[in-house]
Context: one part of a larger RNA
RNA sequence: AGACGGGGAUCCACACAAGCGGUGGAGCGUCUGGUUUAAUUCGACAAUAAGCGGGGAACCUUACCAGGACUUGACAUCCUUGGAACUUCUUAGAAAUAAGAAGGUGCUUUUUAAGAACCAAGUGACAGGUGUUGCAUGGUCGUCGUCAGCUCGUGCCUUGAGGCGUUCGGUUAAGUCCGUUAACGAGCGUAACCCUUAUCGUAUGUUGUAUAUUUCAUGCGAGACUGCCUCGUUCAACGAGGAGGAAGGUGAGGAUGAUGUCAGAUCAGCAUGACCCUUAUGUCCUGGGCGACACAGGCGCUACAAUGAUCGGUACAAAGGGUAGCCAAGCAGUAAUGUGGAGCCAAUCCCAAAAAACCGGUCUUAAGUUCGGAUUGAGGUCUGCAACCCGACCUCAUGAAGUUGGAAUCGCUAGUAACCGUGAAUCAGCCACGUCACGGUGAAUAUGUUCCUGGAUCUUGUACU
Numbered sequence: 001a002g003a004c005g006g007g008g009a010u011c012c013a014c015a016c017a018a019g020c021g022g023u024g025g026a027g028c029g030u031c032u033g034g035u036u037u038a039a040u041u042c043g044a045c046a047a048u049a050a051g052c053g054g055g056g057a058a059c060c061u062u063a064c065c066a067g068g069a070c071u072u073g074a075c076a077u078c079c080u081u082g083g084a085a086c087u088u089c090u091u092a093g094a095a096a097u098a099a100g101a102a103g104g105u106g107c108u109u110u111u112u113a114a115g116a117a118c119c120a121a122g123u124g125a126c127a128g129g130u131g132u133u134g135c136a137u138g139g140u141c142g143u144c145g146u147c148a149g150c151u152c153g154u155g156c157c158u159u160g161a162g163g164c165g166u167u168c169g170g171u172u173a174a175g176u177c178c179g180u181u182a183a184c185g186a187g188c189g190u191a192a193c194c195c196u197u198a199u200c201g202u203a204u205g206u207u208g209u210a211u212a213u214u215u216c217a218u219g220c221g222a223g224a225c226u227g228c229c230u231c232g233u234u235c236a237a238c239g240a241g242g243a244g245g246a247a248g249g250u251g252a253g254g255a256u257g258a259u260g261u262c263a264g265a266u267c268a269g270c271a272u273g274a275c276c277c278u279u280a281u282g283u284c285c286u287g288g289g290c291g292a293c294a295c296a297g298g299c300g301c302u303a304c305a306a307u308g309a310u311c312g313g314u315a316c317a318a319a320g321g322g323u324a325g326c327c328a329a330g331c332a333g334u335a336a337u338g339u340g341g342a343g344c345c346a347a348u349c350c351c352a353a354a355a356a357a358c359c360g361g362u363c364u365u366a367a368g369u370u371c372g373g374a375u376u377g378a379g380g381u382c383u384g385c386a387a388c389c390c391g392a393c394c395u396c397a398u399g400a401a402g403u404u405g406g407a408a409u410c411g412c413u414a415g416u417a418a419c420c421g422u423g424a425a426u427c428a429g430c431c432a433c434g435u436c437a438c439g440g441u442g443a444a445u446a447u448g449u450u451c452c453u454g455g456a457u458c459u460u461g462u463a464c465u
Stems, first nucleotide, its partner, number of pairs: 001465002003462003007459007015449002019412005026302008034293002042053002064288007073126001077125002079122005086103007107115003128277002131275003137271002139266003142262001144260001149188006155164003168179003194254004199222007225248001228242005291431001304405001308363006320351003325344002330339003371402001376397007418441007
């Protein structure tokens, strides 16, 4: 100088408390461990792994396994030879591939030929490796933490390591600002600048609007600064209250993450040193596996019902996507869906029905039920070469556990929690109950810091560095 303390002081945070809703019990989904397996590819393991990489495992993906094949190779450059490319067919085969047959003769130029592109054969230089090492690395990311810290120049103090500055008194969300001061200044952070949103003015107006005001859309601008008032204070910073205002003291949300810590994560996104494989640890194909199942853990969904279930009627969104696409009306079907073909490269047309809510009927008091929907049987629809392993959806039947969950534990302070539906990416289809967005309905509680957890500053002790 740090680090640590079941030392001290001060302060902060959904850290506790006060509340609301969950998890832990059930069934299912998914990920992980374990076990099993020919293989169940690999990585990630407190916080900082476990709906994570993966924002789509039937084939492909795919890295794993079994079998069948190839060896200058699936891919790149160079050299030689031949042929345009290419198209079709036959045989063998699970395919990869092997053997054979037929058609075809293009483009450019300086035209007995050469060249460009492509195909085949040969030769070796080489290719190739999701093989190892994240403890050799780059890059990127997580975390402490959006915490308020981390440093430098000159100067001063010290034999020196080092200290002061950065302490102290106030104050702040903040090393924010003010005052003091052997310090005076400065930098990276904080804040602001950026984006969205809340109010108004103005300009424009198709596809939007009823034609108009408005709404809406797209620009430009105004507006909030403790600016004004009162009180407190060192009459400093600032704090408390008030006025006006759409908004008030950081208005709300986002992006933005200092020096560093964890030899944190990633050689399987990519790049890359070293090592290793080279008729195989490379490459192609078929099939299987990644989907197994005594069990254990994480994260979710659906419930256990009457603030409900079900049937009928009737309202009100936002944000997105669409041409190998979105697909209207109509018709068929109980339905999934089929048919149909209008419109739309979209403020025009379509997806599209918002759902909770509201009104009425049934259930009528607590029952394993008109709760709950697992599981299983049968019949279908769709995607796709192909749904056996292993897809989603529909209909009929079946109707399991579950009656609010032990110890423990998680999230959340306002348009938040909770509840309700909508869209998108990936995507042929989909195991999405995931993720990321969008709106609708819309609370309770905290005027406290003793305690738990984490953090900040100063100080003290130390046999630790």
This is a predicted structure of a 465-nucleotide part of an RNA (small-subunit ribosomal RNA, 3' major domain) from an uncultured organism. Model confidence (mean pLDDT): 83 of 100. The full RNA is in RNAcentral, with records from Greengenes.